[in-house]
């Protein structure tokens, strides 16, 4: 200097806003409904590369079963690995809206 890879998903949490529910206030014709409020604890909902957990995928090793019997093919589950490190804007985007979500292990810094 070149090339390939260092995996995605699910559950939860930090956190997030306010579509719905609830709650609060006001109004009405008071059965009920309307308006306002997230500077309303909450439920639904969104939710981490640098937070937690789970199974899987991928790679390696060899074992068992069936078929074939020359190489081999199909299936099963077992063990090991998938490390370490990780400061980080502004701005933009989506859904009702916002965010540690996405742009992004980015720009930048060391």
């Nucleotide at each position: 200097g070149c090339g390939g890879g260092g995996c995605g998903c699910c559950c939860c949490u930090a956190g997030g806003g306010u579509u719905c529910c609830g709650c609060a206030g006001c109004c009405g014709a008071u059965c009920c409904g309307g308006c306002u409020g997230g500077c309303c604890u909450g439920g639904u909902c969104c939710g981490a590369g640098a937070g937690g957990g789970g199974a899987g995928g991928c790679g390696g090793c060899g074992c068992c079963g069936c078929a074939g019997u020359g190489u081999u093919g199909c299936g099963g589950g077992g063990c090991c690995g998938u490390u370490c490190c990780a400061c980080g804007g502004c701005g933009g985007g989506a859904g009702a809206a916002a965010a540690g979500c996405c742009c992004g292990g980015g720009a930048g810094g060391c």
Guanidine-I riboswitch aptamer from Nocardioides baekrokdamisoli, 110 nucleotides, folded computationally. Its Rfam family is "Guanidine-I riboswitch aptamer". From the family's description: This family represents a conserved RNA structure found upstream of the ykkC and yxkD genes in Bacillus subtilis and related genes in other bacteria. For this family Rfam cites "New RNA motifs suggest an expanded scope for riboswitches in bacterial genetic control" (Barrick et al., Proc Natl Acad Sci U S A, 2004). Rfam links the family to the GO term regulation of gene expression.